A computed fold for a 66-nucleotide RNA from Sphingobium estronivorans, annotated as Fluoride riboswitch aptamer (crcB RNA motif). Of the family's consensus pairs, 100% are formed in the model. Rfam family: Fluoride riboswitch aptamer (crcB RNA motif). Gene Ontology terms of the family: response to fluoride and positive regulation of gene expression. The prediction has a mean pLDDT of 77. The sequence was found by an Rfam model in a public genome assembly.
RNA sequence: GUGAGACUGGGCGAUGGAGUCCGCCUGAACCAACCGCCUCUUGGGGCUGAUGACUCCUACCGAACU
Numbered sequence: 001g002u003g004a005g006a007c008u009g010g011g012c013g014a015u016g017g018a019g020u021c022c023g024c025c026u027g028a029a030c031c032a033a034c035c036g037c038c039u040c041u042u043g044g045g046g047c048u049g050a051u052g053a054c055u056c057c058u059a060c061c062g063a064a065c066u
Stems, first nucleotide, its partner, number of pairs: 009026005016057006036047004
């Protein structure tokens, strides 16, 4: 340098989709990761965010301009 073979699974990270990275769970069944915060008389009341992080799109909210 060339050729051949094998392996490179799935799921999750409080509201949608995609890319990259990070973390976690999982390999028959059972079983898991995950399922926000504050207050309270646990009946109830109040609050932040579409990200685990970054970027973009969509939806929503606020302000300004045309």